Glycine riboswitch aptamer from a Chromatiales bacterium, 96 nucleotides, folded computationally. Rfam family: Glycine riboswitch aptamer. From the family's description: This family represents the bacterial glycine riboswitch.
Formats: sequence, structure tokens, C1' cells
RNA sequence: CGGGCCGACUCUGGAGAGCGGCGCUGCCCGGCAGCGUCCACCGACGGGGCAGAAGCCAUGGCUUCAAACUCUCAGGUUUCUAGGACAGAGGGGCGG
Repeated sequence: CGGGCCGACUCUGGAGAGCGGCGCUGCCCGGCAGCGUCCACCGACGGGGCAGAAGCCAUGGCUUCAAACUCUCAGGUUUCUAGGACAGAGGGGCGG
């Protein structure tokens, strides 16, 4: 100096599950919105857990450790909005 990979950034795509019950309040008044509570449900932010393997020791245990698997803690399930693993693409031109 050039190239590749990774990360960040920008753009694009991006699933799942309640149009739930009850109560209260408000309003444009049996309709809508908000709040609270109860039940049900979702997994692809995050978080927890485990195999194999490796290491250690007291030979049977311990430690490290993966996921889109699993658990649903948090979060989410009100067509919008937001979030969203992951995937694709991108890094320009002119002037000073």
C1' cells in the first nucleotide's frame, strides 16, 4: 500500500402469541380509551440451564463451556407504533 475477515454505522427484509375475563375512571356514552387485577399464550432482543470435549482430583466427583435446543425470569401477545435474532446491500460525486 492492497485484499480478506470481524465489529460498529446506514438502508432494506424480518416471525410468534388474547380483537381475553372482571372491576374502576374518563369521554364524542353499550362504543372507545386509560388503569388495576386474573387466567391463557409467545420466543427470534436480553437472561438461566444442559451434551460432547478439555482440565483437576479424592476414581467418583468437581470446574470451564454451545445453540435458532430448552426454561420462560424479564419482556411480549390491542391489526398502528416500537422492539426484533438473523439475512441482504452499502461506504459515492462535486466544491472549498
Overview: The sequence was found by an Rfam model in a public genome assembly.